[in-house]
Context: one part of a larger RNA
RNA sequence: GGAUGAACGCUGGCGGCACGCUUAACACAUGCAAGUCGAACGAGGUCCAUGGAGCUUGCUCCGGAAGACUUAGUGGCGAACGGGUGCGUAACACGUGAGAAAUCUGCCCCGGACUUCGGAAUAACAGUUGGAAACGACUGCUAAUACCGGAUGCCUUCAUUUGACCGCAUGGUUGUUUGAAGAAAGAUUUAUCGGUUUGGGAGGAUCUCGCGGCCUAUCAGCUUGUUGGAGAGGUAACGGCUCACCAAGGCUUCGACGGGUAGCUGGUCUGAGAGGAUGAUCAGCCACACUGGAACUGAGACACGGUCCAGACUCCUACGGGAGGCAGCAGUGGGGAAUCUUGCACAAUGGGCGCAAGCCUGAUGCAGCGAUGCCGCGUGCGGGAAGAAGGCCUUAGGGUUGUAAACCGCUUUCAGGAGGGAAGAAAAUGACGGUACCUCCAGAAGAAGGUGCGGCCAACUACGUGCCAGCAGCCGCGGUGACACGUAGGCACCAAGCGUUAUCC
Numbered sequence: 001g002g003a004u005g006a007a008c009g010c011u012g013g014c015g016g017c018a019c020g021c022u023u024a025a026c027a028c029a030u031g032c033a034a035g036u037c038g039a040a041c042g043a044g045g046u047c048c049a050u051g052g053a054g055c056u057u058g059c060u061c062c063g064g065a066a067g068a069c070u071u072a073g074u075g076g077c078g079a080a081c082g083g084g085u086g087c088g089u090a091a092c093a094c095g096u097g098a099g100a101a102a103u104c105u106g107c108c109c110c111g112g113a114c115u116u117c118g119g120a121a122u123a124a125c126a127g128u129u130g131g132a133a134a135c136g137a138c139u140g141c142u143a144a145u146a147c148c149g150g151a152u153g154c155c156u157u158c159a160u161u162u163g164a165c166c167g168c169a170u171g172g173u174u175g176u177u178u179g180a181a182g183a184a185a186g187a188u189u190u191a192u193c194g195g196u197u198u199g200g201g202a203g204g205a206u207c208u209c210g211c212g213g214c215c216u217a218u219c220a221g222c223u224u225g226u227u228g229g230a231g232a233g234g235u236a237a238c239g240g241c242u243c244a245c246c247a248a249g250g251c252u253u254c255g256a257c258g259g260g261u262a263g264c265u266g267g268u269c270u271g272a273g274a275g276g277a278u279g280a281u282c283a284g285c286c287a288c289a290c291u292g293g294a295a296c297u298g299a300g301a302c303a304c305g306g307u308c309c310a311g312a313c314u315c316c317u318a319c320g321g322g323a324g325g326c327a328g329c330a331g332u333g334g335g336g337a338a339u340c341u342u343g344c345a346c347a348a349u350g351g352g353c354g355c356a357a358g359c360c361u362g363a364u365g366c367a368g369c370g371a372u373g374c375c376g377c378g379u380g381c382g383g384g385a386a387g388a389a390g391g392c393c394u395u396a397g398g399g400u401u402g403u404a405a406a407c408c409g410c411u412u413u414c415a416g417g418a419g420g421g422a423a424g425a426a427a428a429u430g431a432c433g434g435u436a437c438c439u440c441c442a443g444a445a446g447a448a449g450g451u452g453c454g455g456c457c458a459a460c461u462a463c464g465u466g467c468c469a470g471c472a473g474c475c476g477c478g479g480u481g482a483c484a485c486g487u488a489g490g491c492a493c494c495a496a497g498c499g500u501u502a503u504c505c
Stems, first nucleotide, its partner, number of pairs: 001505004006501005013377006019370002021335001026333003030330003035077003040074002043071005051062005084288003094212007103205003108201008116150004125140006155182005162175005186193002214260003221251003226248004231243003263285004267278004290311005313324004341367001343366003349363001350361004380410004390401004414446001416441005424432001449494005454475003460489005470477002
């Protein structure tokens, strides 16, 4: 000198764009953050044409086809995305480059072939009943795109017979014979939307390996599923992944093992570069979801707003037993030098569900607060005295503040008042927002401070103080003429900021 997610002191006009718990992965009141589909299904409710009854003649009651709306439940899809945090992790976690002839893949796209015949239940509901509650138990009834069985098999898998081609070792691809096993679901407004099986694709996921990136030897030896084999189990899949058996191996001064610290990267800051430091915001990957452990469902989780067990903590209780998890968005307490609103909207972009209409969406879009940063603008412009007053200094003549002010003329950015008024939206639909922007009006009007002035380092005098009070980044100032302390005048430098502190280069 540059930089910062900064903080503190003094000061503070406007706008745009960004950013805003770096500390306690501390505890959390309250509200919201994941639903949707009636075009899968039975049932309930509301409305209602029409019918019947009563009569006060325009109301009430009863029943209620078809239809419309609606919902607790069964069922489907989603809830594994999106959002948060950085505890752990020195590791194939990450980056990069290869490999999988050892793999899986819902929805989506492009093809092939099908979509057949039956069955038994169960929630809802009704009844009985337990419990303070949370939540159940028994009996009876019913439906489906829920569940189960049979048929068929283009096809797939496995076994078997027999060829061709190829390779990278195990092998791969493709024909052929025989056998075994394996499917399906309907809805509808008749337009379609679905279902099963199979091949390919896209995107996604998993696994293996080469190389790369912290400190420490005041850590020198470490290891028994350890290293390898052949076998079995398990997995989507290879593999000590697991298990029984056999062998005795494997790693290490090119730093094993141990300890400390730490999410990694694209990037960011600095620097001419090499390098050094760093990893907020944004983007990719990983890990975690009160702490520890486990599996279930599913294409996908060992699952933030799912389940089970244990623990700590908080809450309810009729003391028998139950409920909870903000490292989602706001917000509260606490910690701290320090970090925001319990806002608006789904209008846009995107996501989930749905044929759709649409519903949901604290993702997101916006608004609010904060000079936290960067950028832009303003706080007026021209004229005006050999120069008012006041202040300060003075050799008492004068000098300086200073064209500065007054005064004269002009302008109106921004802010203010009035009128008009968008784009963002494809037919409709705008939270932002009567916002941006445009026009008009009034008036210099509403808008400047901070730090420094001994040298480094641009900028000096007076008074006060008297090694006191104090200053100070270093050198050093102050003990009676202090350009260094305090005040005033003047000056210098930056400017809606200026200084200080901390950290990095």